[in-house]
Context: one part of a larger RNA
RNA sequence: UGCAUAUGGUGGAUGCCUUGGCGAUUACAGGCGACGAAGGACGUUGUAGCCUGCGAAAAGCUGCGGGGAGCUGGCAAACAAGCUUUGAUCCGCAGAUGUCCGAAUGGGGAAACCCACGCUAGCGAUAGCGUACCGUACAGUGAAUACAUAGCUGUGCGGAGCGAACCGGGUGAACUGAAACAUCUCAGUAGCUCGAGGAAAAGAAAUCAACCGAGAUUCCGGCAGUAGCGGCGAGCGAAACCGGAAAAGCCGUGACGAGAUAGCACUUCAAAUAGUCGAAUGAUCUGGAAAGGUCAGCCGCAGCAUGGUGAUAGCCCUGUAGACGAAAUUUGGAGUGUGAGACUAAGCGUCAGAGAAGUAGGGCGGGACACGUGAAAUCCUGUCUGAAGAUGGGGGGACCAUCCUCCAAGGCUAAAUACUCGUAAUCGACCGAUAGUGAACCAGUACCGUGAGGGAAAGGCGAAAAGAACCCCGGAAGGGGAGUGAAAUAGAUCCUGAAACCGUAUGCAU
Numbered sequence: 001u002g003c004a005u006a007u008g009g010u011g012g013a014u015g016c017c018u019u020g021g022c023g024a025u026u027a028c029a030g031g032c033g034a035c036g037a038a039g040g041a042c043g044u045u046g047u048a049g050c051c052u053g054c055g056a057a058a059a060g061c062u063g064c065g066g067g068g069a070g071c072u073g074g075c076a077a078a079c080a081a082g083c084u085u086u087g088a089u090c091c092g093c094a095g096a097u098g099u100c101c102g103a104a105u106g107g108g109g110a111a112a113c114c115c116a117c118g119c120u121a122g123c124g125a126u127a128g129c130g131u132a133c134c135g136u137a138c139a140g141u142g143a144a145u146a147c148a149u150a151g152c153u154g155u156g157c158g159g160a161g162c163g164a165a166c167c168g169g170g171u172g173a174a175c176u177g178a179a180a181c182a183u184c185u186c187a188g189u190a191g192c193u194c195g196a197g198g199a200a201a202a203g204a205a206a207u208c209a210a211c212c213g214a215g216a217u218u219c220c221g222g223c224a225g226u227a228g229c230g231g232c233g234a235g236c237g238a239a240a241c242c243g244g245a246a247a248a249g250c251c252g253u254g255a256c257g258a259g260a261u262a263g264c265a266c267u268u269c270a271a272a273u274a275g276u277c278g279a280a281u282g283a284u285c286u287g288g289a290a291a292g293g294u295c296a297g298c299c300g301c302a303g304c305a306u307g308g309u310g311a312u313a314g315c316c317c318u319g320u321a322g323a324c325g326a327a328a329u330u331u332g333g334a335g336u337g338u339g340a341g342a343c344u345a346a347g348c349g350u351c352a353g354a355g356a357a358g359u360a361g362g363g364c365g366g367g368a369c370a371c372g373u374g375a376a377a378u379c380c381u382g383u384c385u386g387a388a389g390a391u392g393g394g395g396g397g398a399c400c401a402u403c404c405u406c407c408a409a410g411g412c413u414a415a416a417u418a419c420u421c422g423u424a425a426u427c428g429a430c431c432g433a434u435a436g437u438g439a440a441c442c443a444g445u446a447c448c449g450u451g452a453g454g455g456a457a458a459g460g461c462g463a464a465a466a467g468a469a470c471c472c473c474g475g476a477a478g479g480g481g482a483g484u485g486a487a488a489u490a491g492a493u494c495c496u497g498a499a500a501c502c503g504u505a506u507g508c509a510u
Base pairs, nucleotide, nucleotide: 001509002508003507004506005505006504007503008502009501015495016460017459020431021430022428023427024426025425026424027423028422029420030419031162032161039101040100041099042055043054044053046079049075050074051073061095062094063093064092065091066090070083071082072081106115107114108113116131117130118129119128120127121126133159134158135157136156137155138154139153140152141151166197167195168194169193170192171191177184181231207214208213218245219244220243221242222241228236229235249412250411251410253352254351255350256349257348263338264337265336266335267334268333269332270331271330272329273328275324276323277322281296282295283294284293285292297315298314299303307317308316361385362384363383364382365381366380367379368378371397392407393406394405395404396403447454448453467494470481471480472479473478
């Protein structure tokens, strides 16, 4: 040095586990905000830090309920000081307080800071309140300019900002595809922007159809990758009609009449926000430990909900089936009462009336329609024009006639449909720590970047800390005894402990 055997170190694979994720289903909720939000800064405990909670009334205050023995949040023990059957801690509902920043709104500002004015109270320090802008209504005042108007001032009301997706409008790419590329495609997509709601939008035929008829809209399945469109390339791509889901129709102007709705209060029912009750097992054996084995029982509307307890528990605990429960707040339904009836809004009856003009259409230029200008109807309109008036007008894919059908140029409208930041419950031939969220762990952290932004690693002792008193070596680290434990090669770098890699011992070979 090599090989073999044995035994270690290092390392953290594998197995097992799960506090965390992922994907669904059902129900709820679908907003918060000048009554100051979302998000933060700084404080706050007998306490040095971080997290959580809270706000100078600061891990809390008050009231009303629940609950019933311990408690003073977690990392995180110990000490100190306290609270509690005169019911604490804890849970629910309602209220109070709520520094500073932030739409931030008295002015300023390099966010969490600086500087004010007015009124009120106070001797004062100081404290409380008000003071942004825009819109709108009303009132006051009031120029050039006589009336007036603009302007100014005040008061009331509203707005502002945030939020995951879904929705409507405005604006609107490119990569890409066409095997290049320009029409075309990607795509009216992404992005930007305005606005709204729990849904939004659409919606009660100037619609389709075809000589028969249907009867608002929306969504789904067909029709159908059809008819068509298309450098007839790449590609794009309907509708009638049929079957379903869901169904709902209406309004306007004036006068008169009847009636009493919405609103408010109370009662009652149901639900939500704490909770309560809830059956039935013992012995023995093994073992550190019984829930395992054996023997003998019991309950079940509960044994295929579940989780825990020293191994695998229907009968130990938590629960489950089932049964019950609210002072307070909220939601929904019903009933009763009241109701200024002057206005406004909705409904009923009668009468009268109105029924939409720079519009429809046309020319030019664009856009939308599955439809790229085409034979191109239909819809929208930048520009120029421009009717008729129900004896009228629009449409039926150029256009004309006949025929059929409908009534534009005003408005409202539930459901079926879309989505999930979130709450509750449940589920999974989903993951199991290089997986599953980036994040199972104090993670959008540490760290990187001027910044926009990028962005980790990191889980497991044991049933219980019983976490190793004491002795010895050593400066310590570390180790040897002793002790705990079922186990310490479970000793905190702690379950299992693979491989690479590095030793030690022995044998053989050289």